[in-house]
RNA sequence: GCGGGGUUCGUAUAGUGGUAGUACACAACCUUGCCAAGGUUGAGGCGCGAGUUCGAUUCUCGUACCCCGCU
Numbered sequence: 001g002c003g004g005g006g007u008u009c010g011u012a013u014a015g016u017g018g019u020a021g022u023a024c025a026c027a028a029c030c031u032u033g034c035c036a037a038g039g040u041u042g043a044g045g046c047g048c049g050a051g052u053u054c055g056a057u058u059c060u061c062g063u064a065c066c067c068c069g070c071u
Base pairs, nucleotide, nucleotide: 001070002069003068004067005066006065007064010024011023012022013021018054026042027041028040029039030038047063048062049061050060051059
């Protein structure tokens, strides 16, 4: 230098154009004599910039970082 893959709550991981989920963690409440365990509810997230579209996590282009391969 070239090619491919990845980037989504604190962590891990789904999501092929129409309300962004799950598990753990966290908060409140219930349960318990207390803790733990269990139950209910809740808060919090799409790397960045542009484009296409009525509408983009999703498609296109650029860019940053990480991983793999080639040279």
A computed fold for a 71-nucleotide RNA from a Candidatus Harrisonbacteria bacterium, annotated as transfer RNA. The sequence was found in a public genome assembly. Its Rfam family is "tRNA". Rfam's curators write: Transfer RNA (tRNA) molecules are approximately 80 nucleotides in length. The organism belongs to Candidatus Harrisoniibacteriota, within Bacteria.